[in-house]
Context: one part of a larger RNA
RNA sequence: GAAUGAACGUUGGCGGCGUGGAUUAGGCAUGCAAGUCGAGCGAGAAGAGUUUGGUGCUUGCAUUGAACUCGGAAAGCGGCGAAAGGGAGAGUAACGCGUAGGACACCUACCCCCAGGUCUGGGAUAGCGGCGGGAAACUGCCGGUAAUACCGGAUAAUGUCUCCGGACCAAAGGUGUGAUUCCGCCGGGGGAUGGUCCUGCGUCCUAUUAGCUUGUUGGUGGGGUAAUGGCCCACCAAGGCAAAGAUGGGUAGCGGGCGUGAGAGCGUGGCCCGUCUCACUGGGACUGAGACACUGCCCAGACACCUACGGGUGGCUGCAGUCGAGAAUCUUCCGCAAUGGACGCAAGUCUGACGGAGCGACGCCGCGUGCGGGAUGAAGGCCUUCGGGUUGUAAACCGCUGUCAGUGGGGUGGAAAUGCAUGAGGGCUAUCCCUCGUGUUUGACCUAACCGCAGAGGAAGUCCGGGCUAAGUACGUGCCAGCAGCCGCGGUAAUACGUACCGGACAAACGUUAUUC
Numbered sequence: 001g002a003a004u005g006a007a008c009g010u011u012g013g014c015g016g017c018g019u020g021g022a023u024u025a026g027g028c029a030u031g032c033a034a035g036u037c038g039a040g041c042g043a044g045a046a047g048a049g050u051u052u053g054g055u056g057c058u059u060g061c062a063u064u065g066a067a068c069u070c071g072g073a074a075a076g077c078g079g080c081g082a083a084a085g086g087g088a089g090a091g092u093a094a095c096g097c098g099u100a101g102g103a104c105a106c107c108u109a110c111c112c113c114c115a116g117g118u119c120u121g122g123g124a125u126a127g128c129g130g131c132g133g134g135a136a137a138c139u140g141c142c143g144g145u146a147a148u149a150c151c152g153g154a155u156a157a158u159g160u161c162u163c164c165g166g167a168c169c170a171a172a173g174g175u176g177u178g179a180u181u182c183c184g185c186c187g188g189g190g191g192a193u194g195g196u197c198c199u200g201c202g203u204c205c206u207a208u209u210a211g212c213u214u215g216u217u218g219g220u221g222g223g224g225u226a227a228u229g230g231c232c233c234a235c236c237a238a239g240g241c242a243a244a245g246a247u248g249g250g251u252a253g254c255g256g257g258c259g260u261g262a263g264a265g266c267g268u269g270g271c272c273c274g275u276c277u278c279a280c281u282g283g284g285a286c287u288g289a290g291a292c293a294c295u296g297c298c299c300a301g302a303c304a305c306c307u308a309c310g311g312g313u314g315g316c317u318g319c320a321g322u323c324g325a326g327a328a329u330c331u332u333c334c335g336c337a338a339u340g341g342a343c344g345c346a347a348g349u350c351u352g353a354c355g356g357a358g359c360g361a362c363g364c365c366g367c368g369u370g371c372g373g374g375a376u377g378a379a380g381g382c383c384u385u386c387g388g389g390u391u392g393u394a395a396a397c398c399g400c401u402g403u404c405a406g407u408g409g410g411g412u413g414g415a416a417a418u419g420c421a422u423g424a425g426g427g428c429u430a431u432c433c434c435u436c437g438u439g440u441u442u443g444a445c446c447u448a449a450c451c452g453c454a455g456a457g458g459a460a461g462u463c464c465g466g467g468c469u470a471a472g473u474a475c476g477u478g479c480c481a482g483c484a485g486c487c488g489c490g491g492u493a494a495u496a497c498g499u500a501c502c503g504g505a506c507a508a509a510c511g512u513u514a515u516u517c
Stems, first nucleotide, its partner, number of pairs: 001517004006513005013367006019360002026323003030320003035080003040077002047070011087278003096203008106195002111191004116186003119153004128143006159168003173183002204250003211241003216238008253275004257268004280301005303314004331357001333356003339353001340351004370400004380391004404458001406453004413446002419440009461506005466487003472501005482489002
């Protein structure tokens, strides 16, 4: 000098874009953060309407019952999603990451393409009804019901296995007047996407850690997995690693990058992107295309809460918020309008992702705090050789402007899609799809540019002035009080302490501290 997720001191007008729990991976009240589909299924509350029968009657209203038509809440079965998105860096020195390759040793739901199939039966179960247990969480028995839930049979190659003879494996319907045609379902092949595994090389400090290893190293045969493999097991052999640092100890997520530097390098990994790992602590599997699963399950533990003492419930390293510790880090905000995601034919619903607003000079950038004139160089302050000098055109005063802030107004963009209505054309037939036109629908929040209004009004400080280093005088103090980055100042004339005036630097900031180059 440059830099920072900074903090502290003094000061503080506005805006844009960023950024903000670095410490206790400490504990958490409360709300929200993952649902959706009625065009898979059974059932259907509230409410509304019509007809009709009672009751009260203020004679067209209230209430109640029945039938029918609408209506669709809450819950349940089923499907898809919940493995994404979001957070954190505890662990990890490792094929974790990076890079270059390999898999004839592999998987991949939804999506796309190709060529096929979609036949025929059955038994349950939740919801529901009845009767119970329990303070609750929850749960038992009996009866009965549906499906794109579940299970048989048939069919079977382009699939799988094969001793090459053969053997084996599937399906579900929905919408609609109407389905080979739309939405689905089943088996196969290919693609795309995502993942898994293997290998070469690279990846911090420590030798005041020198030897380490028995599933250890290899083989055979098996088990297991989507798949290779001591991954696991039985048997056999006795190997394997290490001064080119094994093993142990310490520290640490890694990369793209970022800071600095002429570069080489050194330092670093916050925000953003990729990847890995974690989800109260430890362990385990289940479901599933995918998890050993942040807001799923089971067990154990610590902690906290409820309890009728028998027993239960919970997991903010999601968004806000709270306590604690700390030098230190924000709102219990608005909206799904946009982008993206889940589900759905769609309308749409959900979305603390996201888009916005709020707070903080935390950072960078921009703007303003006025402009011109104005000397009797006013007053006041400070200095003085008492003549004056300086503050200083500075102020007053005169003229002007109107940025920003304030206030009023109309108004543009972020909105294009989708949807709805309608018209035309094309796809052999079509409920489907595509293209074009017209009208119409959608803004949480922000706002360019513009037009008015008023009035210099609302907006300057901080540090420094001995040398390094730009900028000095007076008074006070008297090795005291104090200063200080280094050299060093202060013991009666201190340009170095304190105050004043004056000056210098930077400026909505200026200094200090910490850290890196």